[in-house]
């Protein structure tokens, strides 16, 4: 340099025939306990990498760029 895959919550990942963005873990509060842990209940949290385009509507489709991984050179 070229090709391919990826980028979504604090972390690991879902959501792909375009229609209100979710789970597990973690975090906070409460219950339980002599106290902690475990368990149970409730709660908070996202400019979906950046910028454009298409569309009534984009995490999703298209383009450019950035970063990571990988193959080839």
């Nucleotide at each position: 340099g070229u090709g391919u895959g990826g980028c979504u919550a604090g972390c690991u990942c879902a959501a792909c025939g375009g229609g209100u963005a979710g789970a597990g873990c973690g975090c906070c509060a409460g219950a339980c306990u002599c106290g902690u842990a475990a368990u149970c209940u409730g709660g908070a949290u996202g400019u979906u990498g950046u910028g454009g385009g298409u569309u009534c509507g984009a995490u999703u489709c298209c383009c450019a760029c950035g970063c990571c991984a990988u193959a080839c050179a």

The RNA shown here (transfer RNA) has 73 nucleotides and comes from a marine sediment metagenome. The RNAcentral record of the sequence draws on MGnify. Rfam family: tRNA. The family's RNA type in Rfam is transfer RNA. The coordinates come from a structure-prediction model, not an experiment, and the mean pLDDT is 81.